[in-house]
Predicted 3D model of a 477-nucleotide part of an RNA (small-subunit ribosomal RNA, 3' major domain) from an uncultured Bacillota bacterium.

Context: one part of a larger RNA
RNA sequence: UGACGGGGGCCCGCACAAGCGGUGGAGCAUGUGGUUUAAUUCGAAGCAACGCGAAGAACCUUACCAGGGCUUGACAUCUACCUGACGUACCUAGGAAACUAGGUAUUACCUUUUGGACAGGUAGACAGGUGGUGCAUGGUUGUCGUCAGCUCGUGUCGUGAGAUGUUGGGUUAAGUCCCGCAACGAGCGCAACCCUUGUUCUUAGUUGCCAGCACUUCGGGUGGGCACUCUAAGGAGACUGCCGGUGACAAACCGGAGGAAGGUGGGGACGACGUCAAAUCAUCAUGCCCCUUAUGUUCUGGGCUACACACGUGCUACAAUGGCCGGUACAACGGGUAGCGACCCUGCAAAGGUGAGCCAAUCCUAAAAAGCCGGUCCCAGUUCGGAUUGCAGGCUGAAAUUCGCCUGCAUGAAGUCGGAAUCGCUAGUAAUCGCGGAUCAGCAUGCCGCGGUGAAUACGUUCCCGGGCCUUGUACA
Numbered sequence: 001u002g003a004c005g006g007g008g009g010c011c012c013g014c015a016c017a018a019g020c021g022g023u024g025g026a027g028c029a030u031g032u033g034g035u036u037u038a039a040u041u042c043g044a045a046g047c048a049a050c051g052c053g054a055a056g057a058a059c060c061u062u063a064c065c066a067g068g069g070c071u072u073g074a075c076a077u078c079u080a081c082c083u084g085a086c087g088u089a090c091c092u093a094g095g096a097a098a099c100u101a102g103g104u105a106u107u108a109c110c111u112u113u114u115g116g117a118c119a120g121g122u123a124g125a126c127a128g129g130u131g132g133u134g135c136a137u138g139g140u141u142g143u144c145g146u147c148a149g150c151u152c153g154u155g156u157c158g159u160g161a162g163a164u165g166u167u168g169g170g171u172u173a174a175g176u177c178c179c180g181c182a183a184c185g186a187g188c189g190c191a192a193c194c195c196u197u198g199u200u201c202u203u204a205g206u207u208g209c210c211a212g213c214a215c216u217u218c219g220g221g222u223g224g225g226c227a228c229u230c231u232a233a234g235g236a237g238a239c240u241g242c243c244g245g246u247g248a249c250a251a252a253c254c255g256g257a258g259g260a261a262g263g264u265g266g267g268g269a270c271g272a273c274g275u276c277a278a279a280u281c282a283u284c285a286u287g288c289c290c291c292u293u294a295u296g297u298u299c300u301g302g303g304c305u306a307c308a309c310a311c312g313u314g315c316u317a318c319a320a321u322g323g324c325c326g327g328u329a330c331a332a333c334g335g336g337u338a339g340c341g342a343c344c345c346u347g348c349a350a351a352g353g354u355g356a357g358c359c360a361a362u363c364c365u366a367a368a369a370a371g372c373c374g375g376u377c378c379c380a381g382u383u384c385g386g387a388u389u390g391c392a393g394g395c396u397g398a399a400a401u402u403c404g405c406c407u408g409c410a411u412g413a414a415g416u417c418g419g420a421a422u423c424g425c426u427a428g429u430a431a432u433c434g435c436g437g438a439u440c441a442g443c444a445u446g447c448c449g450c451g452g453u454g455a456a457u458a459c460g461u462u463c464c465c466g467g468g469c470c471u472u473g474u475a476c477a
Base pairs, nucleotide, nucleotide: 001477002476003474004473005472007471008470009469010468011467012466013465015461016460019425020424021423022422023421026316027315028314029313030312031311032310033309034307035306042053043052064302065301066300067299068298069297070296073126077125078124079123080122081121082120083119084118087106088105089104090103091102092101093100094099109116110115128291129290131289132288133287137285138284139280140279141278142276144274149188150187151186152185153184154183155164156163157162168179169178170177194268195267196266197265199236200235201234202233203232204231205230208226213223214222215221239262242256243255244254245253246252318418322377323376324375325374326373327372328371334365335364336363339358340357344353345352346351384415389410390409391408392407393406394405395404431453432452433451434450435449436448437447
């Protein structure tokens, strides 16, 4: 100087407390461990691995296994020699295919030529490796933590390590600001500048509007108009600016006015010096080591989907604030041409037929759901719950057996609110309800977004956890 203390002081955080809803019990989905297997590819491991890499494993992907092929190679550059087309369409034999052997048809550019371009063969340099090492590395990322800290120059003090500044008194979300001070300044962080949302104005009107007029087969459908809604570009607006009080006359805090908004308005992006030899050689790049008729490459089939069991994360429930049936209302973000697909017809339905319109503020996806109105069930393993299984179908795709999703009929399991323990959340939040998108032929209870309805509680900081500053002890570095 640090680190540590079941030492002290001050202070913060859904850290506790106060509340609301869960997990832990059930069934299923998904990830992991274990076991099994020819293989169940590899990585991730307390917080910070476990719906994680994977934003989508039937083939492909695919790295794994079994078997069949190839060896200058599936891919790149170059050299020497040889041969010509290469390619396209097709046939024959073998084969699971890859491919191997053979055949038919068609076919060529520049050029003076030995040539060039292109393609094939042979030979050689080489290719190739998701093989090893993240403890050789770059890059990227997680985490403490959006915590308020981490440092430097000069000066001063100390023999020195080092100290001071950065401590102290107040204050703040903040090393934020003020005052004081052997310090005076400065840098990286904080904040602001960026995006979005909340108010308004201007500009603009193929969305919107009977706002005012006319027509109307009643639909902004038409004429007409941009006032309003909206869209998207530019401004305005919030700064403790104003008033009162407290305070050291300071910084600031408390209350108030005005205002759409008030003290960082809400949300996001943004992550200091560093820590964990943290993660990644399987995104990529890369040193070294290793393989080279195989640890490369290709194909068929299988596996990654196994199942006594254990754990994590979720979905659906156990019902009456509910289930079912009928009627009826109101969104936002998005996506669409190998696409979205209306109306109509067929089918109980999944879906099929037809195919209008739309490269989309114009058409489609599209129904929003919870809600509201009416009816029914009457507390039961039920008209709760839907697992499981059987049969019959639909869709995608060469192909759904291993191993997809959906529909109908039948079947109806466990489950009556969950031990010890444990998680999330402070407001348009939790809870609850549906909708969209990426990936994608098909496949979503996951992920990323969107809007609808919309709470309860916070006395307080003694205690648990994590963190910041000062101080103290130490046989630790």

Rfam family: Bacterial small subunit ribosomal RNA. Gene Ontology terms of the family: ribosome and structural constituent of ribosome. The prediction has a mean pLDDT of 84. The full RNA is in RNAcentral, with records from ENA, Greengenes and SILVA.